[in-house]
Context: one part of a larger RNA
RNA sequence: GUUUUUAGCAGAUCAGGCCUAACACAUGCAAGUCGUGCGCGCCUUCGGGUGAGCGGCGGACGGGUGAGUAACGCGUGGGAAUGUGCCCUUCUGUUGAGGAUAGCCCCGGGAAACUGGGAGUAAUACUCGAUACGCCCUACGGGGGAAGGAAGGAUCAGCCCGCGUCUGAUUAGGUAGUUGGUGGGGUAAUGGCCUACCAAGCCUACGAUCAGUAGCUGGUUUUAGAGGAUGAUCAGCCACACUGGGACUGAGACACGGCCCAGACUCCUACGGGAGGCAGCAGUGGGGAAUCUUAGACAAUGGGGGCAACCCUGAUCUAGCCAUGCCGCGUGAGUGAUGAAGGCCCUAGGGUCGUAAAGCUCUUUCGCCAGGGAUGAUAAUGACAGUACCUGGUAAAGAAACCCCGGCUAACUCCGUGCCAGCAGCCGCGGUAAUACGGAGGGGGUUAGCGUUGUUC
Numbered sequence: 001g002u003u004u005u006u007a008g009c010a011g012a013u014c015a016g017g018c019c020u021a022a023c024a025c026a027u028g029c030a031a032g033u034c035g036u037g038c039g040c041g042c043c044u045u046c047g048g049g050u051g052a053g054c055g056g057c058g059g060a061c062g063g064g065u066g067a068g069u070a071a072c073g074c075g076u077g078g079g080a081a082u083g084u085g086c087c088c089u090u091c092u093g094u095u096g097a098g099g100a101u102a103g104c105c106c107c108g109g110g111a112a113a114c115u116g117g118g119a120g121u122a123a124u125a126c127u128c129g130a131u132a133c134g135c136c137c138u139a140c141g142g143g144g145g146a147a148g149g150a151a152g153g154a155u156c157a158g159c160c161c162g163c164g165u166c167u168g169a170u171u172a173g174g175u176a177g178u179u180g181g182u183g184g185g186g187u188a189a190u191g192g193c194c195u196a197c198c199a200a201g202c203c204u205a206c207g208a209u210c211a212g213u214a215g216c217u218g219g220u221u222u223u224a225g226a227g228g229a230u231g232a233u234c235a236g237c238c239a240c241a242c243u244g245g246g247a248c249u250g251a252g253a254c255a256c257g258g259c260c261c262a263g264a265c266u267c268c269u270a271c272g273g274g275a276g277g278c279a280g281c282a283g284u285g286g287g288g289a290a291u292c293u294u295a296g297a298c299a300a301u302g303g304g305g306g307c308a309a310c311c312c313u314g315a316u317c318u319a320g321c322c323a324u325g326c327c328g329c330g331u332g333a334g335u336g337a338u339g340a341a342g343g344c345c346c347u348a349g350g351g352u353c354g355u356a357a358a359g360c361u362c363u364u365u366c367g368c369c370a371g372g373g374a375u376g377a378u379a380a381u382g383a384c385a386g387u388a389c390c391u392g393g394u395a396a397a398g399a400a401a402c403c404c405c406g407g408c409u410a411a412c413u414c415c416g417u418g419c420c421a422g423c424a425g426c427c428g429c430g431g432u433a434a435u436a437c438g439g440a441g442g443g444g445g446u447u448a449g450c451g452u453u454g455u456u457c
Stems, first nucleotide, its partner, number of pairs: 001450002008329002011326001014325002016322002018287001023285003027282003032057003037054002040051004064240003073165007082157002087153006095129004105118005135144003166212003173203003178200008215237004219230004242263005265276004293319001295318003301315001302313004332362004342353004366398001367394006376384001401446005406427003412441005422429002
């Protein structure tokens, strides 16, 4: 592009679906939970419910993206100087007091976001004391330290090293915290990680430095293999979260839906000041040859919180859309020669489309209609879904196209055209008998696809 928009079906526990602008984002949802930690307001059927707040745990997982990174980033094999909430095992303790503060109330400021002052209140919040098996520090005399603590394990994480990891020499020198040492600081921990002093080293033609490109891997693709190309989905690791920087809290972050600062952008504003971050799931604009629903459910699996009931979960499981891929099925079967009509060819005899059609006899996969109706769940709970599946009914009824036919390369004739119009992957066809252009008949190939283009081997 065409079939094909009055568009054959199905896949039940088949997959895939922004490769471009890491461009900008309206709207909704995606991280909460606990009243068996605490006080208060409201409601109450007096059982309790509900609201904001203090407090605990979790928001470091799960989900997304590949911008950066040529690096101990990744892969593989090792290592010592480390931490580790929840979990498992063992040991041990669980006592006495105190002062605040939010919510609430009162008085304010502000358009808002929010915020100031005062009074008063609780705790598994905070502070102090007692105790100390073990723990920590020690100058070895002692000291510190809890309502929890300690030891071991497991898990996870941090760190170091060997080897491997793209292109360019039309990049040949690079480097001053630079290379090493000592003292100190810092960290959970080693280390120029940082700092003071001392020495002058260190890397490099086995390619340093610089520049370009790029997330890496298991894998994927091609292939007889070797090799080449590639890194979508799925899985492991890394990095990032509007751009740049910084720390706080915490077992764990320098934290996608936390905080602070700066910048760009967007929005609100009473012009004083504020708010925001879809590379989460949908969705919108834009870019583009090009990529889906602002769906359902927590039923299952898993995660967070909770004693639990349960709550939350765009993870997940499902459904929707798309012939995007792969696999399967159908669009009928048997019979039927006056070899009908008709088309095409013809040496005008005939040949061919062709048992093909019609006719006759059947079947009903799939579809459609009706009835029944799961597994997934275990005593209960099913989004999917009245789905899969089963039974009955219906009528050949609703279902075929695309490319090619000179050689490579399977498949040939006629007409038209006349180096024109045109074809073409390569060789090459076309200038009056073109199997190569256009049409027709016939044939070949594939088939719900077919062909072209791009790309890889």